[in-house]
Molecule: Bacterial RNase P class A
Organism: Nocardioides sp. BGMRC 2183
RNA sequence: CGGGCUGGCCGGGCGACCGCGUGAUCCCUUCGGGGGUCCCGAGGAAAGUCCGGGCUCCACAGAGCAGGGUGGUGGGUAACACCCACCCGAGGUGACUCGCGGGACAGUGCCACAGAGAACAGACCGCCGGCCCCACGGGUCGGUAAGGGUGAAACGGUGGGGUAAGAGCCCACCAGUGCCCCGGGCGACCGGGGCAGCUCGGCAAACCCCACCCGGAGCAAGUCCAGACAGUGCACGACGACCUCGGUCGGGAGGGCUGCUCGCCCGAGUGCACGGGUAGGGCGCUGGAGACCGCCGGCAACGACGGCCGUAGAUGGAUGGUCGCCCCCUGGUGACAGGGACAGAACCCGGCUUACAGGCCAGCCCGUCCA
Numbered sequence: 001c002g003g004g005c006u007g008g009c010c011g012g013g014c015g016a017c018c019g020c021g022u023g024a025u026c027c028c029u030u031c032g033g034g035g036g037u038c039c040c041g042a043g044g045a046a047a048g049u050c051c052g053g054g055c056u057c058c059a060c061a062g063a064g065c066a067g068g069g070u071g072g073u074g075g076g077u078a079a080c081a082c083c084c085a086c087c088c089g090a091g092g093u094g095a096c097u098c099g100c101g102g103g104a105c106a107g108u109g110c111c112a113c114a115g116a117g118a119a120c121a122g123a124c125c126g127c128c129g130g131c132c133c134c135a136c137g138g139g140u141c142g143g144u145a146a147g148g149g150u151g152a153a154a155c156g157g158u159g160g161g162g163u164a165a166g167a168g169c170c171c172a173c174c175a176g177u178g179c180c181c182c183g184g185g186c187g188a189c190c191g192g193g194g195c196a197g198c199u200c201g202g203c204a205a206a207c208c209c210c211a212c213c214c215g216g217a218g219c220a221a222g223u224c225c226a227g228a229c230a231g232u233g234c235a236c237g238a239c240g241a242c243c244u245c246g247g248u249c250g251g252g253a254g255g256g257c258u259g260c261u262c263g264c265c266c267g268a269g270u271g272c273a274c275g276g277g278u279a280g281g282g283c284g285c286u287g288g289a290g291a292c293c294g295c296c297g298g299c300a301a302c303g304a305c306g307g308c309c310g311u312a313g314a315u316g317g318a319u320g321g322u323c324g325c326c327c328c329c330u331g332g333u334g335a336c337a338g339g340g341a342c343a344g345a346a347c348c349c350g351g352c353u354u355a356c357a358g359g360c361c362a363g364c365c366c367g368u369c370c371a
Base pairs, nucleotide, nucleotide: 001367002366003365004364005363006362007361008360009359010358012326013325014324015323016322017321018320020041021040023038024037025036026035027034028033043342047353048352050351051350052349053348054347055218056217057216058215062262063261064260065259067214068213069212070211071210072086073085074084075083076082087101088099089098090097091096102209103208107207108206109203110202111201124148125147126144127143128142129141130140131139132138133137156174157173158172159171160170161169175199177196178195179194180193181192182191183190184189222283223282224281225280231274232273233272234271235270236269239250240249241248242247243246254266255265256264257263290309292307293306294305296303297302327340328339329338330337331336
């Protein structure tokens, strides 16, 4: 100097004029409301609604099945499919990135075409031996899977011995699998040594098995106030006993536990059809597992302690418009011209994913050049 990898930050600024929303305060008021001043007022993703919670109700509360989620180990967290560290595997020269990370010996299923044969498979071309023949060679029977071929993949590899020819048939070394021992580590695992059958495909992000975890619904959850109206028909049940007139014990249509079963609970009026009224206001609704700063512990995620701050709460739904200057990018000799991203809270929070013009900072890796 060039190219990469990882993490973080900004993403327009200043001034003037006009115009918005909540709150506080002051004044006026015909009590309906109006006006002045001041503080504050959309995000890193507010987005997607993919996870986890807080909160509310079912409900003062269970079991099983179904269903769903996760899938190496150890930590963090309120919790998680998130985050951190490590292990293993894959990719990359590397910084680093990714993960489909338990099980194929419980069972079922799939592996097209080609090929003899694709899971306990297999003889197409071959090699060897016996017999026969018209004897260049061919036919038949038996042995064989080392060589060749097909294929993404062919039932270990290399070398040697052995054999009629071959084959882990035997041996040495290597890989793999199972078992045993030693060392390191909290652990997943790593390193080393020994023995042995000699060798027992792939896919579970195929169904499935195993381990662990999970009540449901959701702010249109719910709760309070005001106000208005109009009920009709059908079906089932509304009951019984005792006693001190208010209770107790049974029965009981219907309902709840938001998929089902059991179980438990509510229960005197319920269910269905048609019809009428209401759609208003308040709370929930913003002080939180909170932000910021300092310091300590920890490799880190993060946590403890101390200090300090009060920063949207709309509801037909709020921050916009104009002008000037500055800043950044592109083009141009210049004057100047063009452009300045993704994009708006609606109960709140922790994550993940996606979108983002342009710019800045830090660390690390590779290449080249110079000293």